[in-house]
């Protein structure tokens, strides 16, 4: 000197992390314009019984909330994890030939 591998560097894909956003799951949750069960009081009955149906109880909608996970959506120079291609001797690095 020459081949040649691999880091760095550019994009693409993945994964991870990590932010917000929605769903799950849980809590509340409606004088009346939700449902269910209706004390009490009403209205029908001669009477058993029937009616409507306030309160209160239950379940919930729409809404506000909640704590770690679980899924789905958007993002990120958080990783420098993995593949793949591109650049190229600019800088590290490793091997092979050959000459002095």
């Nucleotide at each position: 000197g020459c081949c040649u591998g691999g880091g760095u560097c550019u994009c693409g894909c993945g994964c991870a992390a990590u932010g917000a956003g929605a769903g799950g799951c849980u809590g509340u949750g409606a004088a009346c314009c939700u449902g269910g069960u209706c004390a009490g009081g009403c209205g029908g009955g001669g009477a058993a019984c029937c009616g409507a149906g306030c309160a209160g109880c239950c379940a919930u909608a729409a809404g506000c909330g909640g704590a770690a996970u679980c899924u789905c959506u958007c993002g990120u120079g958080u990783g420098c994890c993995g593949c793949g291609a591109g650049g190229g001797c600019g800088c590290c690095u490793g091997g092979g030939c050959a000459u002095c």
Predicted 3D model of a 100-nucleotide RNA (Bacterial small signal recognition particle RNA) from a bacterium. The prediction has a mean pLDDT of 75. Rfam family: Bacterial small signal recognition particle RNA. Its family is annotated with SRP-dependent cotranslational protein targeting to membrane, signal sequence recognition and signal recognition particle, plasma membrane targeting in the Gene Ontology. The family's RNA type in Rfam is non-coding RNA gene.